This is a predicted structure of a 72-nucleotide RNA (transfer RNA) from an Ardenticatenales bacterium. Rfam family: tRNA. From the family's description: Transfer RNA (tRNA) molecules are approximately 80 nucleotides in length. Its family is annotated with triplet codon-amino acid adaptor activity in the Gene Ontology.
RNA sequence: GCCGGCGUAGCUUAAUGGCAAAGCAACCGCCUUGUAAGCGGUAGAGUGGGAGUUCGACUCUCCCCGCCGGCU
Numbered sequence: 001g002c003c004g005g006c007g008u009a010g011c012u013u014a015a016u017g018g019c020a021a022a023g024c025a026a027c028c029g030c031c032u033u034g035u036a037a038g039c040g041g042u043a044g045a046g047u048g049g050g051a052g053u054u055c056g057a058c059u060c061u062c063c064c065c066g067c068c069g070g071c072u
Stems, first nucleotide, its partner, number of pairs: 001071007010024004018055001026042005048064005
């Protein structure tokens, strides 16, 4: 330099055009002599950045940034 994949909550992953979901972690409560485990609940991201298409974009297109892999 060329090609491909990936980027969503603190972490790990869903959602493949129609108002972004869950597990763990955090916080509150129940339970316990106490802690952990268990049970119930609360809050947390508008999706790497920008532009475009569309009535509507995490999803499709383009540019840029970062990570991983392959080729040279």